RNA sequence: GCCCCGUUGGCGGAACUGGUAGACGCAUCCGGCUCAAACCCGGAUUCCUGACGGAGUGGGGGUUCGAAUCCCUCAUGGGGCA
Numbered sequence: 001g002c003c004c005c006g007u008u009g010g011c012g013g014a015a016c017u018g019g020u021a022g023a024c025g026c027a028u029c030c031g032g033c034u035c036a037a038a039c040c041c042g043g044a045u046u047c048c049u050g051a052c053g054g055a056g057u058g059g060g061g062g063u064u065c066g067a068a069u070c071c072c073u074c075a076u077g078g079g080g081c082a
Base pairs, nucleotide, nucleotide: 001081002080003079004078005077006076007075010026011025012024019065027045028044029043030042031041032040046055047054048053058074059073060072061071062070
């Protein structure tokens, strides 16, 4: 220098062909159960806002009625070739 793959909540990790973003698990917190605890059960856990509401899938731009998903570019991690 060229090519390929990845980047989504605190962590792992889904999202089929573009059509409700955050399933499921872990962790943490609150409650229940218990004499007490563990196990187990229920609930909560992105950001902004007083609220209504809005934003958010590595950054920026584009296509589209609609983008995590398609296109361009940049950043970053990994792999391959020279």
A computed fold for an 82-nucleotide RNA from Bifidobacterium longum subsp. infantis, annotated as transfer RNA. Its Rfam family is "tRNA". The family's RNA type in Rfam is transfer RNA. Its mean pLDDT, the model's own confidence on a scale to 100, is 80. A source record names the gene trnL. RNAcentral holds the sequence, with entries from ENA and GtRNAdb.